[in-house]
Molecule: RNase P RNA; transfer RNA
Organism: Candidatus Krumholzibacteriia bacterium
RNA sequence: GAAGUCGGAGAGACAGUCGCGGGUCUUGUCCCGGAAACGGAAAGGUUCGAGGAAAGUCCGAGCUCCACAGGGCAGGGUGCUGGUUAACGACCAGGGGGAGUGAUCCCACGGAAAGUGCCACAGAAAAUAUACCGCCGUGCCGCAAGGGACGGUAAGGGUGAAAUGGUGAGGUAAGAGCUCACCGCGCUCCUGGUGACAGGAGUGGCAGGGUAAACCCCACCUGGAGCAAGACCAAAUAGAGGAGGAUGAGGCGGCCCGCCUCGUUAGGACUCCCGGGUAGGUCGCUAGAGGGUGUCGGCAACGGCAUUCCCAGAUACAUGACUGUCGCCGGGGCGGCUUGCUGCCCCGGUAACAGAACUCGGCUUACGACCGGCUUCUCAC
RNA sequence: GCGCCCGUAGCUCAGCUGGAUAGAGCACUGGCCUCCGGAGCCAGGGGUCGCAGGUUCGAAUCCUGCCGGGCGUACCA
Numbered sequence: 001g002a003a004g005u006c007g008g009a010g011a012g013a014c015a016g017u018c019g020c021g022g023g024u025c026u027u028g029u030c031c032c033g034g035a036a037a038c039g040g041a042a043a044g045g046u047u048c049g050a051g052g053a054a055a056g057u058c059c060g061a062g063c064u065c066c067a068c069a070g071g072g073c074a075g076g077g078u079g080c081u082g083g084u085u086a087a088c089g090a091c092c093a094g095g096g097g098g099a100g101u102g103a104u105c106c107c108a109c110g111g112a113a114a115g116u117g118c119c120a121c122a123g124a125a126a127a128u129a130u131a132c133c134g135c136c137g138u139g140c141c142g143c144a145a146g147g148g149a150c151g152g153u154a155a156g157g158g159u160g161a162a163a164u165g166g167u168g169a170g171g172u173a174a175g176a177g178c179u180c181a182c183c184g185c186g187c188u189c190c191u192g193g194u195g196a197c198a199g200g201a202g203u204g205g206c207a208g209g210g211u212a213a214a215c216c217c218c219a220c221c222u223g224g225a226g227c228a229a230g231a232c233c234a235a236a237u238a239g240a241g242g243a244g245g246a247u248g249a250g251g252c253g254g255c256c257c258g259c260c261u262c263g264u265u266a267g268g269a270c271u272c273c274c275g276g277g278u279a280g281g282u283c284g285c286u287a288g289a290g291g292g293u294g295u296c297g298g299c300a301a302c303g304g305c306a307u308u309c310c311c312a313g314a315u316a317c318a319u320g321a322c323u324g325u326c327g328c329c330g331g332g333g334c335g336g337c338u339u340g341c342u343g344c345c346c347c348g349g350u351a352a353c354a355g356a357a358c359u360c361g362g363c364u365u366a367c368g369a370c371c372g373g374c375u376u377c378u379c380a381c
Numbered sequence: 382g383c384g385c386c387c388g389u390a391g392c393u394c395a396g397c398u399g400g401a402u403a404g405a406g407c408a409c410u411g412g413c414c415u416c417c418g419g420a421g422c423c424a425g426g427g428g429u430c431g432c433a434g435g436u437u438c439g440a441a442u443c444c445u446g447c448c449g450g451g452c453g454u455a456c457c458a
Base pairs, nucleotide, nucleotide: 001377002376003375004374005373006372007371008370012326013325014324015323016322017321018320020049021048022047023046024045025044026043027042031040032039033038051353055364056363058362059361060360061359062358063226064225065224066223075222076221077220078219079218080094081093082092083091084090095109096107097106098105099104110217111216115215116214117211118210119209132157133156134153135152136151137150138149140147141146165183166182167181168180169179170178184206185204186203187202188201189200190199191198192197230283231282232281233280241273242272243271244270247263248262249261250260251259252258290309291308292307293306294305295304296303297302327350328349329348330347331346332345333344334343335342336341337340382454383453384452385451386450387449388448391407392406393405394404400438409425410424411423412422413421431447432446433445434444435443
């Protein structure tokens, strides 16, 4: 100098004034809103008040309701091994493969010999194999050069992303795992490891390409919905049920009678009571797989123990604004010297992503400026 | 909260059971025609297939993660 990796922190700090949301105490026990349920004003004190991602809603749980004898199918998900965890598709450690000089990083990493499908173009042939050029043999035609027929071959050429193990030697008419050595592969055994797997020995001439993020097969997991879950209190209107029941409502009027208008006729106007339940209200609602510190176990993820702390709970949705001092950043002026640092003064700025809404564990994404640890490579001395 | 769909040329769309040089209409540019314009005819240009990564010999198409846009639905009986 370049790079890798792990972590921290993230309104810059403090003070003051005004303001907002929640809890709690006192005054008061009265007042206000409401039919009720229930909620609340005022004054004073005290206390708490956004995040590392509160976000995306991609996984996993708690909690709540619904469903549910047991078993299976379908559907969905996961897919090397071991561990961590409440659980997971997360995390940690390891194995195998790949990239990089390296630190380090990446991998949906079960099965293609259960079956089915697909593999464009090119090529003889893309999967029951096969033969374009070529090589070799036999016999035929031809004076010859050569030509065509039958058969052998898969070494060479050519096609393709991919061609039926690779290299070398022997062998052969030419060739070929046809034979041999090494490498690769399959199987068996031994050793090490909890295991994935690794190493070794023997054996088989090699066994049929690729694709499962194509259908599929195998193993394991999996009931559905979501705090607008759900529980309680509970208007108006409509409907249902029960009891009564012939007149009911409005106007004129102080009231009755009366008059006018409208509704109703037993399948019932009208009155009363009642279950469920909407609006509305209360709970759920924040003490939790919680945070900090120390210590012990573990390579680690993580766990045990001790101690300490209480840290937002709104419902139209609070967490804000201003001032001052200090700090930081940028610019300018003056001075000092070791000439690129520093002292004083002035002016300006003080920042990114973003904002709780039932709660946790992860993942992913966004993020101006910043701080720290460790590691690697290169160059110079 | 839950469920679902879309993103391809300036605009509207097709292609998405993997194999084209990614097409169609309108729009745009040039030429022909016409006195001029329109219409018509001929030719042409124009695309990071929303972004990134992966699977495959090969990806607009399959898979994963993001980004942007849109739709539906939710008291009780």